A computed fold for a 477-nucleotide part of an RNA from a metagenome, annotated as small-subunit ribosomal RNA, 3' major domain. The full RNA is in RNAcentral, with records from SILVA. Rfam family: Bacterial small subunit ribosomal RNA.

Context: one part of a larger RNA
RNA sequence: UGACGGGGGCCCGCGCAAGCGGUGGAGCAUGUGGUUCAAUUCGACGCAACGCGAAGAACCUUACCUGGGCUCGAACGGCUUCUCAACGGCGGUGGAAACACCGCUAUCCCGCAAGGGAGUGGAGUCGAGGUGCUGCAUGGCUGUCGUCAGCUCGUAUCGUGAGAUGUUGGGUUAAGUCCCGCAACGAGCGCAACCCUUGUCCUGUGUUGCCAUCCCGCAAGGGGGCACUCGCAGGAGACCGCCAGCGAUAAGCUGGAGGAAGGUAGGGAUGACGUCAAGUCCUCAUGGCCUUUAUGUCCAGGGCUACACACGUGCUACAAUGGCCGGUACAAAGCGUUCCCAAGCCGCGAGGUGGGGGCAAUCGAAAAAAACCGGUCUCAGUUCGGAUUGCAGGCUGCAACUCGCCUGCAUGAAGCUGGAAUCGCUAGUAAUGGCAGAUCAGCACGCUGCCGUGAAUACGUUCCCGGGCCUUGUACA
Numbered sequence: 001u002g003a004c005g006g007g008g009g010c011c012c013g014c015g016c017a018a019g020c021g022g023u024g025g026a027g028c029a030u031g032u033g034g035u036u037c038a039a040u041u042c043g044a045c046g047c048a049a050c051g052c053g054a055a056g057a058a059c060c061u062u063a064c065c066u067g068g069g070c071u072c073g074a075a076c077g078g079c080u081u082c083u084c085a086a087c088g089g090c091g092g093u094g095g096a097a098a099c100a101c102c103g104c105u106a107u108c109c110c111g112c113a114a115g116g117g118a119g120u121g122g123a124g125u126c127g128a129g130g131u132g133c134u135g136c137a138u139g140g141c142u143g144u145c146g147u148c149a150g151c152u153c154g155u156a157u158c159g160u161g162a163g164a165u166g167u168u169g170g171g172u173u174a175a176g177u178c179c180c181g182c183a184a185c186g187a188g189c190g191c192a193a194c195c196c197u198u199g200u201c202c203u204g205u206g207u208u209g210c211c212a213u214c215c216c217g218c219a220a221g222g223g224g225g226c227a228c229u230c231g232c233a234g235g236a237g238a239c240c241g242c243c244a245g246c247g248a249u250a251a252g253c254u255g256g257a258g259g260a261a262g263g264u265a266g267g268g269a270u271g272a273c274g275u276c277a278a279g280u281c282c283u284c285a286u287g288g289c290c291u292u293u294a295u296g297u298c299c300a301g302g303g304c305u306a307c308a309c310a311c312g313u314g315c316u317a318c319a320a321u322g323g324c325c326g327g328u329a330c331a332a333a334g335c336g337u338u339c340c341c342a343a344g345c346c347g348c349g350a351g352g353u354g355g356g357g358g359c360a361a362u363c364g365a366a367a368a369a370a371a372c373c374g375g376u377c378u379c380a381g382u383u384c385g386g387a388u389u390g391c392a393g394g395c396u397g398c399a400a401c402u403c404g405c406c407u408g409c410a411u412g413a414a415g416c417u418g419g420a421a422u423c424g425c426u427a428g429u430a431a432u433g434g435c436a437g438a439u440c441a442g443c444a445c446g447c448u449g450c451c452g453u454g455a456a457u458a459c460g461u462u463c464c465c466g467g468g469c470c471u472u473g474u475a476c477a
Base pairs, nucleotide, nucleotide: 001477002476003474004473005472007471008470009469010468011467012466013465015461016460019425020424021423022422023421026316027315028314029313030312031311032310033309034307035306042053043052064302065301066300067299068298069297070296076127077126078125079124080123081122082121084119088105089104090103091102092101093100094099108117109116110115129291130290132289133288134287138285139284140280141279142278143276145274150189151188152187153186154185155184156165157164158163169180170179171178195268196267197266198265200236201235202234203233204232205231206230209226210225211224214223215222216221239262242256243255244254245253246252318418322377323376324375325374326373327372328371335364336363339358340357344353345352346351384415389410390409391408392407393406394405395404431453432452433451434450435449436448437447
């Protein structure tokens, strides 16, 4: 100087407390451990691994296993040499295919020719190839402490020195934020602001958007208009600016006015010096090592989907604030040409048919759902719950056996609120309801977004956890 303390002081955080809803019990989904297996590819392991890499394993992917092939090789460059225009095309045999073999066919440019050029194929050679090892050799990227308020430097001063001061102190703040003081004076990286978005108003602009007034029309809408909504662009607006009180006359704090918004307005992006030899050699790049008729590469099939069990994360429930039936409303955001697919018709349905419109503020997916109105069920393992299984179908795709999703009929399991323990959340939040998108032929209870309905509680900081500053002790570095 740090680190540590079941030392002290001050302060903060959904850390506790106060509340609301869960997990832990059930069934299923998914990830992991374990076990099994020819293989169940690999990585990730307290927080910070475990719906994680994977934003989508039937083949492919695919790295694993079994079997069958190839060896200048699946792709690429240089050189030597041979052949022929070439990528080749057609047929046959074997085969699961890859591939191997056989037959037929096809012949570029310059040049009279010799020959040359480009390109393909064969042979040879120098490079190849490797998701093989080492993340403890590395770059890059990322997680985490933590959006915590810290981390440092120049000069100067003090100290023999390591170092200290500044950065401590009194206040204050979300903040090393600001004020005051002070052997310090300044400065840098962080904080804040500048950026995006939501909330109010104004101006400009009105098509595909909108419809108050006028005309037509049953209506949608058209004519017409751009007032309103909305979209886009530009601006205004919030600064403790005003008032009062407190404070040291400061920084600031408390209350009030005005205001769409008030003290950082809400949300996002933004992550200092560093820590964990944290993660990643399987995104990529790369040193070293290993491999070279194989640890490379092609193909078929299988596996990654196994199942006495254990754990994590979720979904659906156990019902009446509910289930079922009928009717009636109200979104936002994103998507669509190998695409979105309307009306109509067929089918109980998944779906089929159909073909109007749409490269989309125009058309479509599209029905939002919870909600509301009416009816029914009456506390039961039930008209709760839907696992499991049987049969019959549909869709995608070369192909749904291993191993997809969906529909109908039948079946109707566990489950009556979950032990010890444990998680999230402070407001348009939790809880609850649906919608969209990426990936994607198909496949979503996951993920990323969007909107609807919409709470309860916070006395307080003693305790548990994590963190910041000062101080103290130390046999630690």